[in-house]
Context: one part of a larger RNA
RNA sequence: CCACGGUUAAGGAACUAGGCAAAUUAGCCCCGUAACUUCGGGAGAAGGGGCUCCCACCGCGAGGUGGGACGCAGUGAAGAGGCCCAGGCGACUGUUAACAAAAACACAGGACUCUGCGAAAUCGCAAGAUGAAGUAUAGGGUCUGACACCUGCCCGGUGCCGGAAGGUUAAGGAAGGGAGUUAGCUUCGGCGACGCUCUUGACUGAAGCCCCGGUAAACGGCGGCCGUAACUAUAACGGUCCUAAGGUAGCGAAAUUCCUUGUCGGGUAAGUUCCGACCUGCACGAAUGGUGUAACGAUCUGGGCACUGUCUCAACCGUGAGCUCG
Numbered sequence: 001c002c003a004c005g006g007u008u009a010a011g012g013a014a015c016u017a018g019g020c021a022a023a024u025u026a027g028c029c030c031c032g033u034a035a036c037u038u039c040g041g042g043a044g045a046a047g048g049g050g051c052u053c054c055c056a057c058c059g060c061g062a063g064g065u066g067g068g069a070c071g072c073a074g075u076g077a078a079g080a081g082g083c084c085c086a087g088g089c090g091a092c093u094g095u096u097a098a099c100a101a102a103a104a105c106a107c108a109g110g111a112c113u114c115u116g117c118g119a120a121a122u123c124g125c126a127a128g129a130u131g132a133a134g135u136a137u138a139g140g141g142u143c144u145g146a147c148a149c150c151u152g153c154c155c156g157g158u159g160c161c162g163g164a165a166g167g168u169u170a171a172g173g174a175a176g177g178g179a180g181u182u183a184g185c186u187u188c189g190g191c192g193a194c195g196c197u198c199u200u201g202a203c204u205g206a207a208g209c210c211c212c213g214g215u216a217a218a219c220g221g222c223g224g225c226c227g228u229a230a231c232u233a234u235a236a237c238g239g240u241c242c243u244a245a246g247g248u249a250g251c252g253a254a255a256u257u258c259c260u261u262g263u264c265g266g267g268u269a270a271g272u273u274c275c276g277a278c279c280u281g282c283a284c285g286a287a288u289g290g291u292g293u294a295a296c297g298a299u300c301u302g303g304g305c306a307c308u309g310u311c312u313c314a315a316c317c318g319u320g321a322g323c324u325c326g
Stems, first nucleotide, its partner, number of pairs: 002320007010312002014310001019307001027051005036041001038146001052069007070074001082305007089297002094105002109144007121130003147292004152222003157219002159215005166210003172204002176200006184191002223241005250284001251281001262278005
């Protein structure tokens, strides 16, 4: 000097990013126990008291009641919840066996969609297999995520579903045209049948696309400017432009707010955090769900009580290293 233990005056979080670590609490019996609540819970809430030994009485007994005794100390050693208040997120138990437990994933519940059975879907070239020895109260896919109250408007774009009149459209088929070749004809310049070959090609020709509808718990989207009330301010109201439609309910400086430590209130002596409000939402918003919510959480955030060597500020002791000497 270090590691691991133990104790500590006075103070008691002043430490620190943060009570990290440590300390406190702890068993059993009795009393007592709030908000809130899905009436189950919350709850071991919180907060108090008792616990040994001897005698008597009661009891079959565990034990109970009364009287007395000792110690600093009676769950006499060891082992054995700290608690409360408020908020965010996720309902909950679960999940990364052995670095991650979380607000992520999963989850019951909700919805859409596909699938009529040799099902759809998946693996495989196929045979075949899973689905399933199941049959729409079943199986697959996607989204949401208990529960409560709800889930607004837009189908113009993209996707999907339906439609088939018209437009467009492939291979193939094909009337006709052009060219090559040559039997033959010839005025010797050429012309040129049949066949074959090459080429062109009106017309015909499905789905698809265009087109016409539907569909948002499909992908997604959900405005601007100007004026106006008898103080001022503001604008229920009006005008105008654009759009497929212009954000409804609810929430809101939020896990979302740049300006921003917004403003006001609470808490502190003092509060960029926290809680309650306001609404000027840079850039919330309704199953990429919205808003609440009892219970739950080795979750995150703020506050308090208790407690402490975290600290003021360090000291001593034990064990083991290191170091010095031998």